[in-house]
Order: sequence, then C1' cells, then structure tokens
RNA sequence: CAAUGAGGUAGAGGUCGCGAGACUUAUUAAUCCUGUGGAGUGAAGAAGACACGUUGAAACAGGCCUAGGAAGAAUCGCCGAAAUGUACUGUUCUCUCUUGAACUUUAUGUUGGGACACAAGUUAAUAGCUUGUGGACUGUCUUAGUAGUGAUACUAAGUUGCGCUAUGUUUUGU
Repeated sequence: CAAUGAGGUAGAGGUCGCGAGACUUAUUAAUCCUGUGGAGUGAAGAAGACACGUUGAAACAGGCCUAGGAAGAAUCGCCGAAAUGUACUGUUCUCUCUUGAACUUUAUGUUGGGACACAAGUUAAUAGCUUGUGGACUGUCUUAGUAGUGAUACUAAGUUGCGCUAUGUUUUGU
C1' cells in the first nucleotide's frame, strides 16, 4: 500500500423509528347490587366425579366498578431497536382425554422503516393488534446518465439489517 477474513468501538435512518414503567383520559370484561326469569351452571365436545344453585342457576336489561387492551404528552432505555410464524417445555382456565385461549422455556425461520387500501383472524368494541396482498413514500448499498475542480446533488433501475458508515486491532500478500 492492497485484499479479504476475524472479532471490537462509535454512529445514522424517523418528528408517528422501537420498546418499558408510572401519570392523565375515554371505553369495557370479570366481581357486586337491582329487576325480569324459573333450573340449571362451571371456555367447546364426550363420559363420569366434584363444587355451586328454589336461602333462586343460565339468560336479558340497568347501575356501580375498574383489570387487560387503547390514546396523550413527558421521562427512561435503545437502533433486531422490536414484532411475529412453526415446533418444543411448563403453569392456569374444577378433575381425565381432545381442541382452544393467556403467560412462559428452548430451537429455528421471516421482516430495513412507518403510513394507506383490501381480505382473513382476534377483542366488549366499527378502538387497536396480527397475518397476507397491493401500489406509493422513505433510509442504506450498487449500477448507469447528467451537472460539478471535488466532496456531492438530481434522475432511473436493482437490492435490502448477520446489513451500512466511520474508526482502530489482528490475519494474509506485495
């Protein structure tokens, strides 16, 4: 000096980047109360057991009540931040089996980012969330063209995070 490999450090995307707990706000489930109701109920199914129930079950209506979830502005931690699919482990929903739901463990895969539209699912909910599809926007890198002394800017196309930029250590070669 060059190449590529290894593992470090520090950064960038966005003013709706990601997430967490507390605060405020609105809306509910469960519990409780009242009324109607009149024999069943305990996530769905099967059989039995157990528990509750005429000192009123389910269901419906109303009220109180606030969990989870949601929104807001600030604070904090960050840039696979994080989210999610599949399979596996465990706990709970009265007990056994199957299914389903919530949380959790491990492995592996997908997604650069947010928004919008449609479809499906989820939820008390037309709020929100998840998955898929779509066309735009935007960030990185590459290629081509144009302008420029140059850094770089614009246009078009393609790709995308185990990436990219900067920096230094080490390996190899000259």

The RNA shown here (Lysine riboswitch aptamer) has 174 nucleotides and comes from Enterococcus phoeniculicola ATCC BAA-412.
Model confidence (mean pLDDT): 79 of 100.
Rfam family: Lysine riboswitch aptamer. Rfam links the family to the GO term lysine biosynthetic process.
RNAcentral holds the sequence, with entries from Rfam and Ribocentre.
RNAcentral records the identical sequence in 2 taxa.